[in-house]
Context: one part of a larger RNA
């Protein structure tokens, strides 16, 4: 130094566990805030760095419930208390709640600085509490609101490349992603100027499906319906105007009257409807209805809840072997010293709320008050105007300018009122359908920040979230960026005493089923490093 045996270290694989995770599904709830939020700074314990939990009343106060024997929080110990006169702990509802923070008296470099004004404290000053004082909007004033946080989910106003196209420019990705702004528990849409095809159907939103069809497309890439059918769900409604009637302002007018606002009636519709004036017919029934009572049920704490204290041997320990009972709407799961229906939690299965919330001002009751309904003839009063429609630009529709209708902006022109007007994919007749230029609407549909249930051919510590608590340590001016790190043992029984020693360590010695389970603690693999021992050299 090399090889082979054999015991060792170092190391932290593998195995096995699970406190975290990941996904899905179902249910509840779907918002907080000037009465000061989300989220934070400082604070608060007898001794207290951190982290909960609290706010000067500070790991707590007050009150209603729940519970029922121990409690002073993760977290031992001292020390010092509480509790069957009911704490500790669980849940409802109230008080406090420093500073910052939309932050809002004024300021500011967030958690600090400095004011006005009213009351109190103090002789008085100085200072000290408490209360008010920002900004816009509505409102005459009193007095209302608004802002600012939030996982997606909706609706809107703007709007990209990268890519594909095997280059790329029209396409295309794509109305995406990303910025604005609003909104709600959902949002949007929504009661046909829809559609259809000479047949008929009846808001709207989803989901199959027609169908990758019809079509559009440097007819390249690719893009993509729409009627119909079948299902979820189902709900219909006010108004503008004719006309009539009022007051209050206003204007004209000598005055009747009459103009415009403005209120109330009436009226709302495509087999066209309504007004209105003339007449017929049926009914006292019903129909709305301000207002005023006013549920169950849910959930937020819980409560009950069957049977072996069963023998035996093995072990350190029995729940597993043997041998014998029992329960059972309960044989799902976890614990219990190994593998337990019958120990211990629990599980089916009954059951509960004093306060609060949703339920919801609903169901329901009640109940002023207020009203005809239905046809006919007449009349031509009204039925949404810078609207529709047209030019010329653009955008939207599955449809790239196309034969391109249809919606929608821009711009310039601009009608009709039922003998009327849109639409039926240039246009035109004929037919067919439908009334647009106000407006409201559950429910079937989408999400999941929080909360609760359940369940996985999901992860098991280099995996599973970045995270087994961390957005922490650390990096970065700074926007950002960002880890490592789990395991004694069934109990701590965590090793009294002795010895070497500064000290770490280590030997006894005791504990324990093992201490090569000894806190750098299960198993403890390789890589590397030593020791014995045999053999080379």
């Nucleotide at each position: 130094u090399g090889c082979g045996c054999a015991g060792g270290g170092u190391g932290g694989a593998u195995g096995c566990c699970u406190a975290g995770g990941c996904a899905c599904a179902g249910g509840c709830c779907g918002g907080c805030g000037a009465u000061g939020a989300a989220g934070g700074a400082c604070g608060u314990g007898g001794c207290a760095a951190g982290c909960u939990g609290c706010g000067a009343u500070a790991a707590g106060c007050c009150u209603c419930g729940g519970g029922g024997a121990g409690c002073u929080g993760c977290a031992a110990g001292c020390a010092a208390g509480c509790u069957c006169a009911g704490a500790u702990c669980c849940g409802g509802g109230g008080a406090u709640g420093u500073c910052c923070g939309a932050a809002u008296g004024g300021g500011g470099a967030a958690a600090c600085c400095c004011g006005g004004c009213a009351g109190g404290c103090g002789c008085a000053a100085a200072g000290c509490c408490u209360g008010u004082c920002a900004u816009c909007c509505c409102g005459c004033a009193a007095g209302g609101g608004a802002a600012g946080c939030c996982a997606a989910c909706c609706c809107g106003g703007g709007g990209a490349a990268c890519u594909g196209a095997a280059a790329c420019a029209u396409c295309u990705a794509a109305g995406u992603a990303c910025c604005c702004g609003g909104a709600g528990g959902a949002a949007u849409a929504g009661a046909a100027a829809u559609c259809a095809a000479c047949c008929g159907a009846g808001a709207u939103u989803c989901c199959c499906u027609g169908a990758g069809u019809a079509g559009c497309g440097g007819c390249g890439a690719g893009c993509g319906a729409a009627a119909g059918g079948g299902g979820a769900c189902c709900a219909g409604c006010c108004c503008a105007a004719a006309c009539c009637g009022g007051u209050u302002a206003g204007g004209g007018g000598a005055g009747a009257c009459u103009c415009u606002a403005c209120c109330g009636g009436g009226g709302u519709u495509g087999u066209g409807g309504g007004g209105c004036u003339u007449c017929g017919g049926c009914a006292u029934c019903g129909g709305u209805g301000a207002c005023c009572c006013g549920a169950a049920g849910c959930a937020u704490a819980g409560u009950g809840g069957a049977a072996c204290g069963c023998g035996u041997a093995u072990g350190g320990a029995a729940a597993g072997g043997c041998g014998g009972a029992c329960c059972a709407u309960a044989g799902a799961g976890g614990g219990u010293g190994a593998a337990a229906g019958u120990c211990c939690c629990g599980u089916a299965c009954a059951u509960g709320a004093a306060a609060u919330g949703c339920g919801a001002g609903u169901a329901g009751g009640g109940a002023a008050g207020c009203u005809g309904c239905c046809g006919a003839a007449g009349u031509a009063c009204c039925c949404g105007a810078g609207u529709a429609g047209g030019u010329c630009g653009g955008g939207g529709c599955a449809c790239g300018g196309g034969a391109a209708a249809c919606c929608c902006c821009g711009u310039c022109c601009g009608a009709a009122u039922c003998u009327g007007g849109g639409u039926g994919g240039a246009c035109c007749a004929u037919c067919a359908u439908c009334c647009a230029a106000g407006g409201c609407u559950a429910a079937a549909u989408a999400c999941g920040a929080g909360c609760c249930u359940g369940u996985g051919a999901c992860c098991g510590a280099u995996a599973g979230u970045g995270a087994a608590g961390a957005g922490u340590a650390c990096c970065g001016u700074g926007a950002g960026g960002g880890a490592a790190a789990g395991g004694u043992g069934a109990a701590a029984a965590g090793a009294a005493c002795g010895c070497c020693u500064g000290a770490c360590g280590g030997c006894g010695a005791g504990u324990g089923a093992a201490a090569u389970a000894g806190a750098c603690c299960c198993u403890g693999a390789a890589a590397c490093c030593g020791u014995g021992c045999g053999c080379a050299u």
Source information:
Model confidence (mean pLDDT): 84 of 100. The part of an RNA shown here (large-subunit ribosomal RNA, domain I) has 537 nucleotides and comes from a Gemmatimonadota bacterium. It was read from a public genome assembly. Taxonomically the source falls in Gemmatimonadota (Bacteria, Pseudomonadati).